[in-house]
RNA sequence: AUGAAUAUUUGGCAAACUAUCCGAAAGGGUAGGGCGCAAAACUAAAGGGGCUACAUCUAUUCAUUCUUGAAUAGACAUGCCAGCCAGUUGCUCUU
Numbered sequence: 001a002u003g004a005a006u007a008u009u010u011g012g013c014a015a016a017c018u019a020u021c022c023g024a025a026a027g028g029g030u031a032g033g034g035c036g037c038a039a040a041a042c043u044a045a046a047g048g049g050g051c052u053a054c055a056u057c058u059a060u061u062c063a064u065u066c067u068u069g070a071a072u073a074g075a076c077a078u079g080c081c082a083g084c085c086a087g088u089u090g091c092u093c094u095u
Stems, first nucleotide, its partner, number of pairs: 012037002017032006035083001041088003047085002049081003056075008
């Protein structure tokens, strides 16, 4: 350099936002959308960090059918976030 075979690539994911559904909320699902990502794949009590508080408890105030109801504040997660750090795994190229 040529030929043959096989493999790979030509692709993947999807932020904000919109519509709709679930949820008390944080947030999640589906469809559209494309900000970005070489792990934006998986892992959420049992690595760290962050978000929410239906219910529960405590306190205060108001009302009251007399021991309850409502409002506010605080505490509280095995609820939620991995596209916050991290752990685990994988693909491609080069040497």